Two RNAs folded together computationally: RNase P RNA and transfer RNA, 480 nucleotides in total.
RNA sequence: CAAGCUAGCCGGGUGAUCGCGGCAGUGGGUCUACGGGCUGCGCUGCUGAGGAAAGUCCGCACUCCAUAGAGCACGGUGCCGGCUAACAGCCGGGCGGGGCGACCCGAUGGCAAGUGCAACAGAGAGGUGUAUUGCUCCGCAGCAGUUUCGGCUGCUGCCAGCGAGGGUGAAACGGUGGUGUAAGAGACCACCGGCAGUGGCAGUAAUGUCGCUGGCCAGGCAAACCCCACCGGGAGCAAAGCCAAGCAGAAUGAAGGGUGGUUGGUUCGCCAAUCACUCGCGGGGCUGCUCGCUCCGUCAAACAUUCGGGUAGGCUGCAAGAGGGCAUCAGUAAUGGUGCUCCCAGAUAGAUGAUCACCACCCUGCCUGACAGGGGACAGAAUGCGGCUUAUAGGCUAACUUGGUAA
RNA sequence: GGGGAUGUAGCUCAGUUGGGAGAGCGCCGCCUUUGCACGGCGGAGGUCAGGAGUUCGAGUCUCCUCAUCUCCA
Numbered sequence: 001c002a003a004g005c006u007a008g009c010c011g012g013g014u015g016a017u018c019g020c021g022g023c024a025g026u027g028g029g030u031c032u033a034c035g036g037g038c039u040g041c042g043c044u045g046c047u048g049a050g051g052a053a054a055g056u057c058c059g060c061a062c063u064c065c066a067u068a069g070a071g072c073a074c075g076g077u078g079c080c081g082g083c084u085a086a087c088a089g090c091c092g093g094g095c096g097g098g099g100c101g102a103c104c105c106g107a108u109g110g111c112a113a114g115u116g117c118a119a120c121a122g123a124g125a126g127g128u129g130u131a132u133u134g135c136u137c138c139g140c141a142g143c144a145g146u147u148u149c150g151g152c153u154g155c156u157g158c159c160a161g162c163g164a165g166g167g168u169g170a171a172a173c174g175g176u177g178g179u180g181u182a183a184g185a186g187a188c189c190a191c192c193g194g195c196a197g198u199g200g201c202a203g204u205a206a207u208g209u210c211g212c213u214g215g216c217c218a219g220g221c222a223a224a225c226c227c228c229a230c231c232g233g234g235a236g237c238a239a240a241g242c243c244a245a246g247c248a249g250a251a252u253g254a255a256g257g258g259u260g261g262u263u264g265g266u267u268c269g270c271c272a273a274u275c276a277c278u279c280g281c282g283g284g285g286c287u288g289c290u291c292g293c294u295c296c297g298u299c300a301a302a303c304a305u306u307c308g309g310g311u312a313g314g315c316u317g318c319a320a321g322a323g324g325g326c327a328u329c330a331g332u333a334a335u336g337g338u339g340c341u342c343c344c345a346g347a348u349a350g351a352u353g354a355u356c357a358c359c360a361c362c363c364u365g366c367c368u369g370a371c372a373g374g375g376g377a378c379a380g381a382a383u384g385c386g387g388c389u390u391a392u393a394g395g396c397u398a399a400c401u402u403g404g405u406a407a
Numbered sequence: 408g409g410g411g412a413u414g415u416a417g418c419u420c421a422g423u424u425g426g427g428a429g430a431g432c433g434c435c436g437c438c439u440u441u442g443c444a445c446g447g448c449g450g451a452g453g454u455c456a457g458g459a460g461u462u463c464g465a466g467u468c469u470c471c472u473c474a475u476c477u478c479c480a
Base pairs, nucleotide, nucleotide: 001403002402003401004400006398007397008396009395010394012359013358014357015356016355017354018353020048021047022046023045024044025043026042027041028039029038030037031036050378054389055388057387058386059385060384061383062236063235064234065233074232075231076230077229078228079093080092081091082090083089094108095106096105097104098103109227110226114225115224116221117220126173133165134162135161136160139158140157141156142155143154144153145152146151174192175191176190177189178188179187195214196213197212198211199210200209201208202207240316241315242314243313249307250306251305252304253303256279257278258277259276260275261274262273263272264271265270280298281297282296283295284294285293286292323342324341325340326339327338328337329336330335361375362374363373364372365371366369408479409478410477411476412475413474414473417432418431419430420429426463434450435449436448437447438446456472457471458470459469460468
């Protein structure tokens, strides 16, 4: 220098003007039980999105409901150790795979408990299964050759043995060498590989390594059912709590009396229903109050007071937290402890925006400049927090790897 | 906030113990007809929404992402 790999970080800055949300102070208005409250109105100050606020894929806090205990079912996780409030997250290590390498990837318990699956091809695809080609002996039959006529040799077929070679497939039940045999084969032997059991050593462990014994094979798939171990009660801030218009509901409050008509019943005394008038009573309207006028009601309607639940609406939950920054200590690290310091959005149909100037960055042009023109991603809080995943213009820093060049 | 379903040819849809990618309509060519339609014969057409993994092998199993529809409070 080129190519790469890993980790961490930034996500434009400053100022002015206008506009919006929140908090504090204050002026005005308004209500008041005089403590204060409210505010479609002003002023001043402070403050106002993210690394993912997103997807809602996990895990918690918080709140309410449920809950003797245990088991089954269902769901999730799955090498080992550590971290954490917890996790399917993170850190470190083991094992397997990929890359020349830095480094990356892995749902990496169990198929020697049981069940199941394997198309096509192939003789045969899970167990004790298969024989097309192939190899081969005895026996039998046929043909040919030879003969010392007893046989011998070769070929074909039947019966039988075999699983080495060829071939199929993703996969064919260990490999090499030997013994053995008619031919062969873990049938037997030695070594190697792998497996099961067991012991030593290293390690907290996963695991690694070195032995002994066994039997020669037990194959693949559990992101197939399943087995084993561990974990999991349900719902969600529209959770939940408090205050509480209006409507509906419940309770309490007061006073009814007289006269007449009609109808029905009758023990002929009256009783019941209904209508009208009148004297009162209660309430509404006109009014500042009384009188007065008018309307309604008069045995429970209206009205007044009280009550419980509770809708609209409001408040809390809801912003000092598993909080941020710096330093330091323990630890390989994740992480934790200690000290100092900071306060950092809380809207409710949802504010966080726009314009201008300068600077920084990127692109283009040529007049190479104190130049001109252009550009700036993904996206946007809604109870909060820890992770994961996904989107993202452009840029910065550090360590490491491979190759080249120079000294 | 909490669930569910779907995505396969231009359109509408099938696709089960994981092994052939299909049907109807549409499209193209030929035949039939004076010509068209109907009819007959033949044919083309697929990122199985996208990516990754498990497996000998994935439309199908698992995970992530995207889009559409829908339910409850």
It holds a member of the Rfam family "Bacterial RNase P class A". The family's RNA type in Rfam is ribozyme. From the family's description: Ribonuclease P (RNase P) is a ubiquitous endoribonuclease, found in archaea, bacteria and eukarya as well as chloroplasts and mitochondria. The coordinates come from a structure-prediction model, not an experiment, and the mean pLDDT is 76.